[in-house]
Annotation:
SAM riboswitch aptamer (S box leader) from Ornithinicoccus hortensis, 121 nucleotides, folded computationally. Lineage of the source: Bacteria > Actinomycetes > Micrococcales > Intrasporangiaceae > Ornithinicoccus. The RNAcentral record of the sequence draws on Rfam.
RNA sequence: AAUCCAUCACGACCGGCAGAGGGACAGGCCCGAUGAAGCCGGGGCAGCCUCCCGCGGGGUAACCCGCGGGAAAGGUGCCAAAUCCUGCGGCGGCCCCUCGGGGUCGGCCGGAAGAUGGAGC
Numbered sequence: 001a002a003u004c005c006a007u008c009a010c011g012a013c014c015g016g017c018a019g020a021g022g023g024a025c026a027g028g029c030c031c032g033a034u035g036a037a038g039c040c041g042g043g044g045c046a047g048c049c050u051c052c053c054g055c056g057g058g059g060u061a062a063c064c065c066g067c068g069g070g071a072a073a074g075g076u077g078c079c080a081a082a083u084c085c086u087g088c089g090g091c092g093g094c095c096c097c098u099c100g101g102g103g104u105c106g107g108c109c110g111g112a113a114g115a116u117g118g119a120g121c
Base pairs, nucleotide, nucleotide: 003119004118005117006116007115008114013042014041015040016039017038021031022030023029025087026086027085028084043079044078045077048075049074050071051070052069053068054067055066056065057064058063083113088110089109090108091107092105093104094103095102096101
C1' cells in the first nucleotide's frame, strides 16, 4: 500500500507570520483583502484507540461478544455550511401535459466516491 471493520444531520476559534486562494474530484452553490491556502502559539470539541461501571450472552478459566452509562492523562482526529448539495440505482410528494412524457423537492432507502479512527504490513 492492497484489504477488512466502524463512524460521518451533533459539537468546537482566537492571536502571530503570510498574502490569493479555498470548500477531495465534476457540476452547482458558497467562503475569502472585514485576509484564502500554508506555518507557528494558545484554546476548545469529540470520545476512535485507552480505562471504569451496570445489564445480557458465551467460556473450566484467563477472557471474549452485545447493549447502556461514565472518565479524559496519553496517541490520533476535528473546530463555515449535513461528508455544503448532487453524482449510480430503486421508490415517493407536488406541479404541468399533446398521456408519449416533462419539471420540481435540504423527500425516503441502498450504493459509489471521500474523510477519520482501528485492524493489517